[in-house]
C1' cells in the first nucleotide's frame, strides 16, 4: 500500500417583503433552497513530466418516503372481503422529479453567458420543495480505530 473483517463517530437545506381573505410562512407577485458516489476540458495549491483539494439539483447510478409484495396481530360473532397496528423485503420498481439556447473546443446537457424548469407522505381554519410531524428515527455514503492474509 491493497484487500477483508469488527467496532465507533459523522451524514439536507430553504418564507424575507408585498396582496387578497374571517382565516394563508400553504393562493398570487417578487424571494430563498439543493443529500451521496459517479463523471468533468474549469479553479486553486504543491515538492509542477507528476500530484493535492474543490467543481452538475434537472448526464448515470445511489438514497430516505408513498405505494407493492410476504408474514403475523387487532376490529368487523366465522370465512372472503375491508379498516387499523406491528415486523421483513432493494433486480418489486409503479409514484421517481425536472433543460434548452448561444458561446468555445477535436471532445462539453458538466466549463462560460441567458433563460427555464423539479422537489415524498400525513397534517392545517385555506392548497406547503421552505411550518409541524412520523424523526432523540433510517440511510446512500464518508471518515477513525482495531484485528486478519500475503
Nucleotide at each position: 500500500a491493497c484487500u477483508c473483517g469488527u467496532u465507533c463517530u459523522c451524514a439536507g437545506g430553504g418564507c424575507g417583503g408585498g396582496g387578497u381573505g374571517u382565516a394563508a410562512c400553504u393562493c398570487c407577485c417578487c424571494a430563498c433552497c439543493g443529500g451521496c458516489g459517479g463523471u468533468a476540458a474549469g479553479a486553486a495549491g504543491g515538492u509542477c513530466u507528476c500530484c493535492u483539494u474543490c467543481a452538475a439539483g434537472c448526464c448515470c447510478g445511489c438514497g430516505a418516503g408513498c405505494g407493492c409484495c410476504u408474514u403475523u396481530c387487532c376490529g368487523u360473532u366465522c370465512c372472503a372481503g375491508c379498516g387499523g397496528g406491528a415486523a421483513g423485503g432493494g433486480u418489486c420498481a409503479g409514484c421517481a422529479g425536472a433543460u434548452u439556447c448561444g458561446g468555445u473546443u477535436a471532445a462539453a446537457u458538466u466549463c462560460c453567458g441567458a433563460a427555464g424548469c423539479c422537489g415524498a407522505c400525513g397534517g392545517u381554519c385555506a392548497u406547503a420543495g421552505u411550518c409541524c410531524g412520523g424523526a432523540u428515527g433510517g440511510a446512500a455514503g464518508a471518515g477513525a480505530a482495531c484485528g486478519g492474509c500475503g
Notes: The RNA shown here (FMN riboswitch aptamer (RFN element)) has 150 nucleotides and comes from Kaistia terrae. Its mean pLDDT, the model's own confidence on a scale to 100, is 77. The sequence was found by an Rfam model in a public genome assembly.